The prediction has a mean pLDDT of 82. The part of an RNA shown here (small-subunit ribosomal RNA, 5' domain) has 522 nucleotides and comes from a metagenome.
Context: one part of a larger RNA
RNA sequence: GGAUUAACGCUGGCGGUGUGCCUUAUACAUGCAAGUCGAGCGUGCCCGCAAGGGUAACGCGGCAAACGGGUGAGUAAUAAAUAGGGAAUCUGCCCUAAAGACUGGAAUACCCUUUCGAAAGAUUGAUCAAUGCCAGGUAAUGUUGCGAAGGAUAACCUUCGUAAGGAAAGACGGCGCAAGCUGUCGCUUUUGGAUGAACCUAUUCACUAUCAGCUAGUUGGUGAGGUAAAAGCUGCACCAAGGCUAUGACGGUUAGCUGGUCUGAGAGGACGGACAGCCACAUUGGGACUGAGACACGGCCCAGACUCCUACGGGAGGCAGCAGUCGGGAAUUUUUGUCAAUGGGCGAAAGCCUGAACGAGCGACACCGCGUGAACGACGAAGAUCUUAGGAUUGUAAAGUUCUUUUGCUUGAGAAGAACACGAUCGUAGUAACUGACGGUCGUCUGACGGUACCAAGCGAAUAAGCUCCAGCCAACUACGUGCCAGCAGCUGCGGUAAUACGUAGGGAGCAAGCGUUAUCC
Numbered sequence: 001g002g003a004u005u006a007a008c009g010c011u012g013g014c015g016g017u018g019u020g021c022c023u024u025a026u027a028c029a030u031g032c033a034a035g036u037c038g039a040g041c042g043u044g045c046c047c048g049c050a051a052g053g054g055u056a057a058c059g060c061g062g063c064a065a066a067c068g069g070g071u072g073a074g075u076a077a078u079a080a081a082u083a084g085g086g087a088a089u090c091u092g093c094c095c096u097a098a099a100g101a102c103u104g105g106a107a108u109a110c111c112c113u114u115u116c117g118a119a120a121g122a123u124u125g126a127u128c129a130a131u132g133c134c135a136g137g138u139a140a141u142g143u144u145g146c147g148a149a150g151g152a153u154a155a156c157c158u159u160c161g162u163a164a165g166g167a168a169a170g171a172c173g174g175c176g177c178a179a180g181c182u183g184u185c186g187c188u189u190u191u192g193g194a195u196g197a198a199c200c201u202a203u204u205c206a207c208u209a210u211c212a213g214c215u216a217g218u219u220g221g222u223g224a225g226g227u228a229a230a231a232g233c234u235g236c237a238c239c240a241a242g243g244c245u246a247u248g249a250c251g252g253u254u255a256g257c258u259g260g261u262c263u264g265a266g267a268g269g270a271c272g273g274a275c276a277g278c279c280a281c282a283u284u285g286g287g288a289c290u291g292a293g294a295c296a297c298g299g300c301c302c303a304g305a306c307u308c309c310u311a312c313g314g315g316a317g318g319c320a321g322c323a324g325u326c327g328g329g330a331a332u333u334u335u336u337g338u339c340a341a342u343g344g345g346c347g348a349a350a351g352c353c354u355g356a357a358c359g360a361g362c363g364a365c366a367c368c369g370c371g372u373g374a375a376c377g378a379c380g381a382a383g384a385u386c387u388u389a390g391g392a393u394u395g396u397a398a399a400g401u402u403c404u405u406u407u408g409c410u411u412g413a414g415a416a417g418a419a420c421a422c423g424a425u426c427g428u429a430g431u432a433a434c435u436g437a438c439g440g441u442c443g444u445c446u447g448a449c450g451g452u453a454c455c456a457a458g459c460g461a462a463u464a465a466g467c468u469c470c471a472g473c474c475a476a477c478u479a480c481g482u483g484c485c486a487g488c489a490g491c492u493g494c495g496g497u498a499a500u501a502c503g504u505a506g507g508g509a510g511c512a513a514g515c516g517u518u519a520u521c522c
Base pairs, nucleotide, nucleotide: 001522002521003520004519006518007517008516009515010514013370014369015368016367017366018365019363020362021328027325028324030323031322032321035063036062037061040060041059042058044055045054046053047052070281071280072279080204081203082202083201084200085199089197090196094193095192097190098189099188100187102136103135104134105133115122116121143164144163145162146161147160148159149158150157151156170185171184172183173182174181175180206253207252208251213244214243215242218241219240220239221238222237223236224234225233256278257277258276259275260271261270262269263268283304284303285302286301287300306317307316308315309314334360336359337358338357342356343354344353345352346351373403374402375401376400383394384393385392386391408459409458410457411456412455417449421444422443423442424441425440426439427438428437466511467510468509469508470507471492472491473490477506478505479504480503481502487494488493
C1' cells in the first nucleotide's frame, strides 16, 4: 500500500447492487417450511320425489415426500480434483419399439357396537369396496438349468435346441335398442435410449521422526455365503505365510475438498465467507423396513443424555428449514408479503401445495453513484487569534446581488416484468364417427413488489459535514496552560519553567458520508 462475512470510537443526507452468528454441531416457547389425486375405492355431509349431482372431514389406494432448504461436527482418504475403465452393474417418471391385458377368490381400514385406559392408544365381534392382496391360465429375442455348435484373452461371448419357472387394472368419454365397437389416460412383459446412481484404477492432495516399526480377516488361494454388481465384502470353513514401511508405514495434531478469492511485477504466499460442483451430517450411538432410489433433517425400532405431560400405571419431543427466544460473544437482521414470475410435487385438467423462489423490512457492513449549491461580491465589515501595537491571518470566506432546483416537500400522471391458462373458431394428421392431440387467429382473465420505478408541474438555498492529524518518518505552526507532574507514543522518543511531540485555542494538512483505531492475511 492492498484486502476483510469484520468489530470499536466520533459523526451521519439520499439512491442502486450486494451482503449479514466467523463464537455454543449449545438449549429451544410459538407459527409456518410436503403434499396432492373424487377421472382408483369406501364412508360421512349437503341438494334432489327419484334418477342422480355436489363436497372432501375420515379411511383404504396411487404418486411424491431420497428433490428442494440447512450446517461443516466428523473426515488426511470409504473424501475431493483431474484423467480414464466396463469380460462386474442398477435405473421410478420420460422417449423409442414389439407384444399383451384371460378366468376366479379371500380379506381388511374407515364407520357402527362392546370393552380397557388419565392420556397416548389398544382390543373383541359383525358387515361391505377397490387401479389394494391372492390363486389359476397364457407369452418370449426376458430369467434359471442342461445339451450342441462357433468364437475368444483365464473368468467368458454368440447362436440353436430343450426343460423349469414366470404378467396385468381399470377409469373417464363417444357411437349403439342391445351385444358390442372405439378415443384418451392408466396397467403388464420385453428392446433400445436418455437421465441419475453404484463400483474400479492412476496422479495430486496440511504439519509432525521429541511417532520406526505396523498388521491375524491381517496378505493371497479354494469353497461357501452375500450384493444390482467386482472384491476378505463376510461376524464362515480349510490351506499357505504373507502384506505395508525411511519414496515415511503405524501413530499424533489440524482440516470438509474444489471452481475460485486476496495479495504480488511474477514466482510464490495466505484463504475456501457469498455463488456454483462434490462430500459428510441431522439431539448422541446403533439398526434395519419401505422403495427405482435412503440405511431417510420435518419416517420407523432400540439404547443414552436432556426437556415436557401424568390420575404414577405410562406417554410425548428433537429449528445444522424460515422467522423468532435464552445463552455464549467484540459481533451478525423481520415471529413480514405473495405464489404475480421462475422452478418443484400431485392431478386428464381446472387447480391445490411450495419460509424453494421472488419481493419488501432492518444494519454506512461493503462497493458504486449523487448531493449538501452556482456566479458576482473589499468598506478586505464585525468577531476571534497573533502582534514588533504599525498591522497580519481567518478571508470572497460572510453579509449582499443575480441565478439554479439534483435532492427534499406537495400535486398529477403512471409502467415493463404476462407468457401461460380458459373459451370460440379455422386448419393439419388420424378415426366409421366423436372426444382428444398439434398449429394459426380472435376474445376473456391473472401483479406480491406497488400507486413502486420512471415522467411532468409547483415551492423554495431551501432539508444535508464530519473525522483524523500538524517533532522526524509524513502533507500541515503559533499562542497560552502544565513543569519528568498531568500526559503522549507505530518506531526514534517527547515532558525536570520559553514544549511546533502533553492539554486547550486560533490557524493549517489529509480524506470525506464517512474518518480514525484494533484484529487478521499478502